[in-house]
This is a predicted structure of a 120-nucleotide RNA (c-di-AMP riboswitch aptamer (ydaO/yuaA leader)) from a marine eukaryotic metagenome. RNAcentral holds the sequence, with entries from MGnify. Its Rfam family is "c-di-AMP riboswitch aptamer (ydaO/yuaA leader)". Gene Ontology terms of the family: regulation of gene expression and cyclic-di-AMP binding.
RNA sequence: AGCCUAAUUCUGUAAUUACAGAAGCGGGGGAACCAGUUUCGGGGCUUAUUUUUAAAUCAAACAGAAAGGGACAUCUCUCAGUCCUAGCCCGUCAGCUAACCUCGUCGGCAUUGAGAGGAG
Numbered sequence: 001a002g003c004c005u006a007a008u009u010c011u012g013u014a015a016u017u018a019c020a021g022a023a024g025c026g027g028g029g030g031a032a033c034c035a036g037u038u039u040c041g042g043g044g045c046u047u048a049u050u051u052u053u054a055a056a057u058c059a060a061a062c063a064g065a066a067a068g069g070g071a072c073a074u075c076u077c078u079c080a081g082u083c084c085u086a087g088c089c090c091g092u093c094a095g096c097u098a099a100c101c102u103c104g105u106c107g108g109c110a111u112u113g114a115g116a117g118g119a120g
Base pairs, nucleotide, nucleotide: 002109003108004107008023009022010021011020012019013018024105025104026103027102028101029100034095041093042090043089044088045087049067050066051065052064053063068085069084070083071082072081075117076116077115078114079113080112
C1' cells in the first nucleotide's frame, strides 16, 4: 500500500484482558393478496449446484469429466489467463410478506494483464 468475506468505524467504562452502546454492512422470523402440498421429511447461511463416469443393499463420500456458478487492487463493461465450487446450522417446523421482532459483524491471505466507456 493491498486481497477473499456482511464481517468495518466510532463512543463510553475499565486499564492495557474485557464489557456495553451507536452507525454502517449483512442474515432470519413475520399479515393481507397471490402461491403452495407436508417420511421419498422439510428448511436456512454460502459461489459452493446439476448431470455423468458407476458398480460394490439404497444413498452419501472418496478419485475424475462436463455444464452452471464465484473470485482475481478499478465506477462499469469486454477479451484472454489463473484459481475456487468447502463447510456449517435448524430439528418435524418456517413460501412471498407491510408494520413489527430478532441475530451476526468472524476467519483466512499476499497481488493479472490488455482494451473501451465514464467520473473526479